[in-house]
Molecule: Glycine riboswitch aptamer
Organism: Saccharopolyspora rhizosphaerae
C1' cells in the first nucleotide's frame, strides 16, 4: 500500500394482501330529511408476509444422552392489506471504521 469479510452511514432499486360489511363523523354533490362520492376513527370477518419476534431439520460439536445451531421454511404475537406516503428482508454503488491475506 492493501484483497476478502464484518459493522455503520448515504443514495438507488425493492414484493404481497379487502377500502369487504356495519357503526360514527367530516367535506362535497344531487332529483333533498333521502341518495351518491371521498377521507378519518371504531368494531367484525377475511387476507399478506421481506422490519422485529417465535419454532424446527440435517450436518457439525459432545464418550453417550441432554443440549447448542439457519432460512426469503413455518407461525402470524407485533406489523401490514385503495392509491400516495411510511416501513421493507435482500441487491448495487460510495464513504467511514475494524480485521488483515498478500
Nucleotide at each position: 500500500c492493501g484483497a476478502c469479510c464484518c459493522c455503520g452511514u448515504g443514495c438507488g432499486g425493492g414484493a404481497g394482501a379487502g377500502u369487504c360489511c356495519g357503526g360514527c363523523u367530516c367535506u362535497g354533490g344531487c332529483g333533498c330529511g333521502g341518495c351518491c362520492a371521498g377521507g378519518a376513527c371504531c368494531g367484525g370477518c377475511g387476507c399478506c408476509g421481506a422490519a422485529g419476534g417465535a419454532g424446527c431439520a440435517a450436518c457439525u460439536c459432545u464418550c453417550c444422552c441432554c443440549g447448542a445451531c439457519a432460512a426469503c421454511c413455518u407461525c402470524u404475537c407485533a406489523g401490514g392489506c385503495c392509491a400516495c406516503c411510511u416501513g421493507g428482508a435482500c441487491c448495487g454503488c460510495a464513504c467511514g471504521g475494524g480485521c488483515g491475506a498478500g